Small-subunit ribosomal RNA, 3' major domain from an uncultured bacterium, 476 nucleotides, folded computationally.
The coordinates come from a structure-prediction model, not an experiment, and the mean pLDDT is 82.
The full RNA is in RNAcentral, with records from ENA and SILVA.
Context: one part of a larger RNA
RNA sequence: UGACGGGGGCCCGCACAAGCGGAGGAACAUGUGGUUUAAUUCGAUGAUACGCGAGGAACCUUACCCGGGCUUGAAAUGUGACCGACGAUAGAGGAAACUUUAUUUCCAGCAAUGGCGGUUAUGUAGGUGCUGCAUGGUUGUCGUCAGCUCGUGCCGUGAGGUGUCGGCUUAAGUGCCAUAACGAGCGCAACCCUUACCGGUAGUUACCAGCGGUUUUAGCCGGGGACUCUACCGGGACUGCCACCGCAAGGUGAGAGGAAGGUGGGGAUGACGUCAAAUCAGCACGGCCCUUACGUCCGGGGCGACACACGUGUUACAAUGGGUGGUACAAAGGGCAGCUAUACGGCGACGUAACGCCAAUCUCAAAAACCACUCCCAGUUCGGAUCGGAGUCUGCAACCCGACUCCGUGAAGCUGGAUUCGCUAGCAAUCGCGCAUCAGCCAUGGCGCGGUGAAUACGUUCCCGGGCAUUGUACA
Numbered sequence: 001u002g003a004c005g006g007g008g009g010c011c012c013g014c015a016c017a018a019g020c021g022g023a024g025g026a027a028c029a030u031g032u033g034g035u036u037u038a039a040u041u042c043g044a045u046g047a048u049a050c051g052c053g054a055g056g057a058a059c060c061u062u063a064c065c066c067g068g069g070c071u072u073g074a075a076a077u078g079u080g081a082c083c084g085a086c087g088a089u090a091g092a093g094g095a096a097a098c099u100u101u102a103u104u105u106c107c108a109g110c111a112a113u114g115g116c117g118g119u120u121a122u123g124u125a126g127g128u129g130c131u132g133c134a135u136g137g138u139u140g141u142c143g144u145c146a147g148c149u150c151g152u153g154c155c156g157u158g159a160g161g162u163g164u165c166g167g168c169u170u171a172a173g174u175g176c177c178a179u180a181a182c183g184a185g186c187g188c189a190a191c192c193c194u195u196a197c198c199g200g201u202a203g204u205u206a207c208c209a210g211c212g213g214u215u216u217u218a219g220c221c222g223g224g225g226a227c228u229c230u231a232c233c234g235g236g237a238c239u240g241c242c243a244c245c246g247c248a249a250g251g252u253g254a255g256a257g258g259a260a261g262g263u264g265g266g267g268a269u270g271a272c273g274u275c276a277a278a279u280c281a282g283c284a285c286g287g288c289c290c291u292u293a294c295g296u297c298c299g300g301g302g303c304g305a306c307a308c309a310c311g312u313g314u315u316a317c318a319a320u321g322g323g324u325g326g327u328a329c330a331a332a333g334g335g336c337a338g339c340u341a342u343a344c345g346g347c348g349a350c351g352u353a354a355c356g357c358c359a360a361u362c363u364c365a366a367a368a369a370c371c372a373c374u375c376c377c378a379g380u381u382c383g384g385a386u387c388g389g390a391g392u393c394u395g396c397a398a399c400c401c402g403a404c405u406c407c408g409u410g411a412a413g414c415u416g417g418a419u420u421c422g423c424u425a426g427c428a429a430u431c432g433c434g435c436a437u438c439a440g441c442c443a444u445g446g447c448g449c450g451g452u453g454a455a456u457a458c459g460u461u462c463c464c465g466g467g468c469a470u471u472g473u474a475c476a
Stems, first nucleotide, its partner, number of pairs: 001476002003473003007470001009468005015460002019423005026315008034306002042053002064301007077123008087104007106115003126290002129288003135284002137279003140275001142273001147186006153162003166177003192267004197235007207224002211222003238261001241255001242253004304442001317416001321375005333364003338357002342353004382413001387408007429452007
């Protein structure tokens, strides 16, 4: 100087407490361990692995296993030699890859030759093989915690200290005062995006107040530029004003005004560093290793196994509910190998015909929780697993191994031990809607969107994590 302490002090955080809803019990989905297997490819493993890489494993993907092929190779490039095509079509063998036969077949240039392609030789390719403890880049974490440092000066023999300490204050090393320090940098804050209010400009595909018209009763048409909205430019909030406290910074207000009040809400933004943290399988790259195979092509299988254990979720155990019927109110997105109105067929998944739309125009599209009636506390009109049958769709192909529909079947489960998780406001809880990936889909996942909309916080003794100064020292 750090680190540590079941040392003391000050302070903070859904850390505890106060509340609300979960997990742990059930079934299923999914990931992991284990076991099994020809293979169940690989990685991630306390917090910081486990719905993670994977924002789509039937083939492909695919890296794994079995089998069948190729060896300058599936793709790239240099040189030499030879050929003229490569390819297409048809046939044979084959599971395919591929092998083989027949027919047909290049361009520029007078030519040499060149281009392109093939065969062959050679230099080389190729490797998701190893090392993340050789690395770059990127990322997680402490932690959006308030810290981490430097120049000059001063102090100390020196390591080093001071500044950065003290008092007050702040979300903040944020400020004020004090001060052998005076300044500065990276962080904090602000600048950026979004949301909440207003004004100006603009008015189609959005809007419809006033005026006129139509009838299919619809802003539909003429029209309008008011309103909503859209999207560009501005305004607005700064403890600015008032009262009290304070030297000041600032604090309090059950003050004003205001759409908004003290960082207005949300996001992006992650200092010096820590964990030889993660990734050689995204990519790049040093070294090592394979080279008729550890490369590469194809068919099939596997990644989907199943005594079991754990994590994360979905659905429930019911009446704040289930069923039936009726009927309102969103936002944000997507659409041409696409979204599809409407009509017809089908109980339905869907099929057939077909208008419109490259979309503020057409469409996905029905929002659902809401309301009325019914059921009457039961393993039930709860719950839907599992299984049987019949189908639809995608796709070359749904056996292993897809989703969906209809009929039947109707398991466990009556609120969950010890323990444990999330959340402080338009949040939790609850209700639907959309998107990416994508032929389809194992999505209950991920990322977004809006609807309805609570309870509680006395407080900091305790648990956990962190910050500051201080004290002790079996540590460096």